[in-house]
Parts: sequence; structure tokens; C1' cells
RNA sequence: UGGGCGGACUGGGUGAUCGCGGGCGGCAAAACGCCGUUCGAGGAAAGUCCGCGCUCCAACGAGCACGGUGCCGGGUAACACCCGGACGGGGCAACCCGUGGACAGGGCCACAGAAAAAGACCGCCGGCUGGUCGAGGAUUGCGCUGAGAACCACGUGGUCCCUCGACCCGUCGGCAAGGGUGAAAAGGUGGUGUAAGAGACCACCGGCGUCGGCAGCAAUGUCGGCGGCCAGGCAUCCCCCACCGGGAGCAAGGCCAAGCAGGGGCGAAGUCCUUUGGGGCGGGGAGCAGCUCUCUCCCGCUGAGCUCCGGGUAGGCUGCACGAGUCCGGUCGAGAGGCUCGGGCCCAGAUAGAUGAUCACCCCAGCGCAUUGCGCUGGACAGAACGCGGCUUACAGGUCCGCCCAUCCC
Repeated sequence: UGGGCGGACUGGGUGAUCGCGGGCGGCAAAACGCCGUUCGAGGAAAGUCCGCGCUCCAACGAGCACGGUGCCGGGUAACACCCGGACGGGGCAACCCGUGGACAGGGCCACAGAAAAAGACCGCCGGCUGGUCGAGGAUUGCGCUGAGAACCACGUGGUCCCUCGACCCGUCGGCAAGGGUGAAAAGGUGGUGUAAGAGACCACCGGCGUCGGCAGCAAUGUCGGCGGCCAGGCAUCCCCCACCGGGAGCAAGGCCAAGCAGGGGCGAAGUCCUUUGGGGCGGGGAGCAGCUCUCUCCCGCUGAGCUCCGGGUAGGCUGCACGAGUCCGGUCGAGAGGCUCGGGCCCAGAUAGAUGAUCACCCCAGCGCAUUGCGCUGGACAGAACGCGGCUUACAGGUCCGCCCAUCCC
């Protein structure tokens, strides 16, 4: 210098003016309010995917069912998180990715392929039947030599006879070496062996199971013995094993409580006898019915009003902001992190939901003019709602640290 890996941080700045929500103080207090001061979104406030706190309900304990987690050790309130390690895979490397069990059992493995788990299409080999061709044998015709005949030999033909070989068709078997298919094909190399072959057998290598030694808390590693010789993948399909798990959620829950409806009382004079039908005495004038001299009627019911009660709607208060808090230092630890250690800080609490707008200058990006200035446009993702720890996802631009590889220079 170029390329790469890992981690941490930032997320426009300054000023002025206006506006919004909360706390505190003052004024005013019947209420609205007014003034001052101070605080006022995020690294993800998001998705609501895990784990908790808190609250109410339920609840002897255990098991079943259901759900979740899943190498080992540690951290933590807890976790599907984090740290450290083990093994496997990728990368030259920094570094990254993955993780119980596939000999407990069931199921599945697209397309292709004969076969996707113990298989046979091509292929290799053997038996049998048939065919073609060839060779040999047997038999026979003709020719040749010879005076002639026979035999033999030689040459050349025939044969629905025999034997052998090659090839082809069919069929019955053996094999799994080779070809071919596939993401994946039944250990690898060499030899023995065989009709052909094959862990069928042997040597070495790889892998599996098992027993033991050593190292480690463990996962695991390593060494040695023995064994049968070899065992595909998927468990985010069911399943097995180990561990964990009550339900609902701040619209939880608690307190106050208008109005309406409900209940009691006042309003208002009853009391005595009784066979419970009523009768006697006394009393009444707000309404209903009637009367107002008497008689009759009523002492029943009830409105308004006042008052008390319980539940509780609207509404209000609370829960709700001092906490698994945060920063600096110390200390323990390899680290995540811990600490009855020291010091500093208080850091949003809205409820239809405040956290904004404008202007000026600067910063950044894009475009244009044009040149090192001017003009225009724009400022990532997004945004609290009981809180906390994580994970995941979104994110313009920028800053810093550590490490790896290559090249060059000293």
C1' cells in the first nucleotide's frame, strides 16, 4: 500500500424565538389558571420470539398427558442468552458455522436408477434346449496312379451319425469385481482363491463395538487388548433418554366514587280486645276518595324533599419510575461476571397519548452553475405506554481498537 477478519462507539452541531408534557417553588384560591425554575425517547423505544420481577386466581404430594430445552463446564433472578472448552466441517490465515440417541422400535428418502437398505439393468460365470459356423472322427460318391480289379494313400464332395470349440436366442442358477444412476450405492489398497467372483481368506490402513491404563471436574483425548469383519441418511416425522414448566396478565390488582336504579328511616298517631272476619276508644287533614254541622271516609298507600346503607357505572387516584439502576475506581476471576468495598448521579412518565416548529450559521450527501466558491434539495432506521435481562430484525453517514494474508521499502 492492497485485500480481509473480529470488536467497540456515534446516530447532525451551536444559538435565538414560539409551542407541548411532568416535577418543584411562588401568586391566586371556588375553579380554570398565571409566573419562575428544572427534566423530557432509542440503540434498536420495533417484532412480541424467549426468560424473569410484580399482581390476582388456583394449589397436599406423586404420576400420566401436553409443551419446551438438548456436546461439557461455568455465569445469572432466569433463559432458547453470555463466557470458556471439546468434537466435526469450511478458510492459506485472522476467524466463521454446526452439536443428545439412527444396534429400542416404527416411518420416510423427490427425480434418476436394477436397487434408497440388505438390491441385480447391463455385465461376468456354469447347466440344459435349439440354431449358425468351424475343426476332428465315422461312413460314402467321384477323380488320380495302374494291364485290370480290390484295398490303402492322396485330392475333392455328400451325410437327419458322434465329439469339441466359437457365437446367437431361450431358460434355470451362481456372483456382486466392473459399467451406468443419484445429494447419497453396501469399507480402501494389494494378494490368495474361484467356473466367475466376493472379508470367502490374509496383510496393512480406515471405521465400529467392548474392556482396561493414563490425562481432564466433564465433554473428550491418547495408548493397549479383544471381537465380529463393516453397520447409508433424516429425530424441526413419530419416538427414546435426561432436565425444566400451575393459569392469566397493568384492560393485572388496590382505593375513592357523581348520576340512575335498589334497600332503610323521617315525612305521619296510634292503642286495646278478638273467633284474624272485625269491633271499641282516640286521632288526622300534604296528595289520592269523600266530607267539611253531623254522617261518611281514612289511620292504608304514596309523590316530592331530606337522610342513611351496601354493591358499583362514568370519572378520578394509585400501581408508575430509587431500580436484578447507572458511571468512575478498588478487588476476585482466564472470561462471562461477582463483591456486606469506596465515591459520584437521579436519568421521560404521557393516557388519545407531550418530547415539536421556524430562522441564522456550521457539518454531511446529492444535483446544477461553474469553479474551489455560489445556489437548490435533503438529513438513516425509527419512536416510550408496568418494569427488567436477552435474542432477532431495520439502519444513510462517520469514528476508534485489535488481528490475519500478500507485496514493496528500511
Molecule: Bacterial RNase P class A
Organism: Anaerolineales bacterium